FMN riboswitch aptamer (RFN element) from a soil metagenome, 150 nucleotides, folded computationally. The sequence is in RNAcentral, with records from MGnify.

């Protein structure tokens, strides 16, 4: 270089009641509100941790961060194509378009904490819906990237 496979989790229980249904009593009726529950993709970073060596404190393997670096998908955006009186809607490229691209602080130990203990905190595209990290939907898609094969 190619080719194969794989490649995201998650509202447990309560309360309201917008709204619909009923002549009426009444009933229905949010995973979305509110209390509370509960989820953590890939790579990289290691003072932790399990195992193994041996020259006995070294080496070496395997696991260890949503909130430290980074990446992806989404979303805008450019750019091309078809529709459409327009307003826009559909599909397809791009990442050197990098705009949006989330979020941690105090205690401890310590030579040294962004990672290790302990507490308390905070975050999560777009479209639909009663306001959505958890439902439904693009999506039986794509994709960081991991493991095999020629």
């Nucleotide at each position: 270089a190619c080719c194969u496979u794989c490649a995201g989790g998650g509202c447990a229980g309560g309360g309201u009641g917008a709204g619909c249904c009923g002549c009426a009593a009444g009933g229905c009726a949010a995973u979305u509100c509110c209390c509370g529950a509960c989820c953590g993709g890939c790579g990289g970073u290691a003072a932790g941790u399990u195992c193994g060596a041996c020259c006995a404190g070294u080496c070496g393997a395997g696991c260890a961060a949503g909130c430290c670096c980074g990446c992806g998908a989404g979303c805008g955006c450019u750019c091309c194509g078809g529709c459409a009186c327009c307003a826009g809607c559909c599909g397809g490229a791009g990442g050197a378009c990098a705009g949006c691209a989330g979020a941690c602080c105090c205690g401890g130990u310590g030579a040294g904490a962004g990672a290790c203990c302990g507490g308390g905190g905070c975050c999560g595209a777009c479209g639909g819906u009663a306001c959505a990290g958890u439902c439904c939907g693009g999506a039986u898609g794509g994709a960081a990237g991991a493991a095999g094969g020629u």
The coordinates come from a structure-prediction model, not an experiment, and the mean pLDDT is 78.